[in-house]
Context: one part of a larger RNA
RNA sequence: GAACGAACGCUGGCGGCGUGCUUAACACAUGCAAGUCGAGCGAGAACGGCUCCUUCGGGAGCUUAGUAAAGCGGCGCACGGGUGAGUAACACGUGGGUAACCUGCCCAACAGUGGGGGAUAACAGCUCGAAAGGGCUGCUAAUACCGCAUACGACCUCGAGCUCCUUGGAGCACGAGGUGAAAGGGGCCUUUGGCCUCGCUGUCGGAUGGGCUCGCGGACCAUUAGCUAGUUGGUGGGGUAAUGGCCUACCAAGGCUUCGAUGGUUAGCUGGUCUGAGAGGAUGAUCAGCCACACUGGAACUGAGACACGGUCCAGACUCCUACGGGAGGCAGCAGUGAGGAAUAUUGCGCAAUGGGCGAAAGCCUGACGCAGCAACGCCGCGUGUGUGAUGAAGGCCUUAGGGUUGUAAAGCACUGACCAGAGGGAAGAACCAGCGGGUUUAAUAGCUCGCCCUGACGGUACCUCUGAAGAAAGCACUGGCUAACUCCGUGCCAGCAGCCGCGGUAAUACGGAGAGUGCAAGCGUUGUUC
Numbered sequence: 001g002a003a004c005g006a007a008c009g010c011u012g013g014c015g016g017c018g019u020g021c022u023u024a025a026c027a028c029a030u031g032c033a034a035g036u037c038g039a040g041c042g043a044g045a046a047c048g049g050c051u052c053c054u055u056c057g058g059g060a061g062c063u064u065a066g067u068a069a070a071g072c073g074g075c076g077c078a079c080g081g082g083u084g085a086g087u088a089a090c091a092c093g094u095g096g097g098u099a100a101c102c103u104g105c106c107c108a109a110c111a112g113u114g115g116g117g118g119a120u121a122a123c124a125g126c127u128c129g130a131a132a133g134g135g136c137u138g139c140u141a142a143u144a145c146c147g148c149a150u151a152c153g154a155c156c157u158c159g160a161g162c163u164c165c166u167u168g169g170a171g172c173a174c175g176a177g178g179u180g181a182a183a184g185g186g187g188c189c190u191u192u193g194g195c196c197u198c199g200c201u202g203u204c205g206g207a208u209g210g211g212c213u214c215g216c217g218g219a220c221c222a223u224u225a226g227c228u229a230g231u232u233g234g235u236g237g238g239g240u241a242a243u244g245g246c247c248u249a250c251c252a253a254g255g256c257u258u259c260g261a262u263g264g265u266u267a268g269c270u271g272g273u274c275u276g277a278g279a280g281g282a283u284g285a286u287c288a289g290c291c292a293c294a295c296u297g298g299a300a301c302u303g304a305g306a307c308a309c310g311g312u313c314c315a316g317a318c319u320c321c322u323a324c325g326g327g328a329g330g331c332a333g334c335a336g337u338g339a340g341g342a343a344u345a346u347u348g349c350g351c352a353a354u355g356g357g358c359g360a361a362a363g364c365c366u367g368a369c370g371c372a373g374c375a376a377c378g379c380c381g382c383g384u385g386u387g388u389g390a391u392g393a394a395g396g397c398c399u400u401a402g403g404g405u406u407g408u409a410a411a412g413c414a415c416u417g418a419c420c421a422g423a424g425g426g427a428a429g430a431a432c433c434a435g436c437g438g439g440u441u442u443a444a445u446a447g448c449u450c451g452c453c454c455u456g457a458c459g460g461u462a463c464c465u466c467u468g469a470a471g472a473a474a475g476c477a478c479u480g481g482c483u484a485a486c487u488c489c490g491u492g493c494c495a496g497c498a499g500c501c502g503c504g505g506u507a508a509u510a511c512g513g514a515g516a517g518u519g520c521a522a523g524c525g526u527u528g529u530u531c
Stems, first nucleotide, its partner, number of pairs: 001531004006527005013382006019375002021340001026338003030335003035075003040072002048063006082293003092217007101210002106206002109203005114148001116146002123138006154179006161172004184198006219265003226256003231253008268290004272283004295316005318329004346372001348371003354368001355366004385415004395406004420468006429458001435452006475520005480501003486515005496503002
């Protein structure tokens, strides 16, 4: 000198764009953060309103409404969001391999979607429990579940070939056994049926996403020198989507290491960021990619995908409820609270846009996201007026007492309106979807296309015009040298200053104050850290 997720002191006008718990991966009140589908299925209220009856207590019917809430089933919940504890490791980066693998939804192609069965929740009745939550009996449906048939393909076993290639690969041509359907939903018509659409099943391929594996690369300590029994390798078996001591039985005795094994300490890694002429050094906030974690430890289930933040089970610590028998919970999601700390924000608005989940769609959900609020925390921009004005006013300070300086500075006069206030107008961000009308196609619907219409949290915001008004808007540090900027007074090795050198013991440009000056400026200094 530059930089910062900064903090502190003094000061503080506005706007744009960013950024904002670096500490206790400490504990959390409250609300929200993952639902959706009635075009898969069975069932199905109440309040209210209207009418009628009434013993005036009430009852019945219609509507509310095939709505709400709940249940079975499907898809999603493995994405998105948070954090950096752990990890020195194929975790990450980069480049390969997989002839050792998987991939829901999506795309393309081929072939299909036949005929049956038995249950169960919801519901009703009984019942246990303080609650959380159960138990028994009975009824019912499906795109829920289970046999059977069919098999273009595909898979396994056995037998037997050809070509290309080489770890279990691809293609072609063969014989014997095992494996799937949702038969579903909706719409239209010229209705014994046909067509369209969304689904479903098998196979091959693509795309996307992953699993595994290998070469190389990036921390410190030798005041850590030896480490290792599933250890190193082989065979058989198990397990996995898949290779493999991944696991197991047997066999052999190997494997790593001064080119640093083992042990210990520290640490998420990278693109990047800061600095520097570069080489390098430091760093890994925001944004993006990967990894790991979700109160602590362990485990599996479901599923295409998890060993699963807002799922399950077990154990532990902690908190809460309890009728003492037993239960409930997990903010390192968004806000917010306490604590810790020098220190870090609102219990806001909206799904209008972008994106995501479900749905045929309308739509619903979305603390992702878009916005707003707070903070000079940072960067950038603008302003705090402009012109004129000498009796060089008054006052202050200095003085050799003549004057000098503050200083065109002020006052005064004449203007302007960026900011501010008021009034008026007023966006872009909106493209869709749906609806209506037309065209095309079809037997018809669906489909395609054109026009109209509808949709804004921000927000009456940005911006524009008019009116008023110099009115509300300058500080901070420094002035001995380094280093730009000097005099007076006070103090008297005291009080104090200080980054280094060093000032202060009676004329201190170095302490404190005043005047003047210098530097930067809505900031200026100090501290911390890095180069």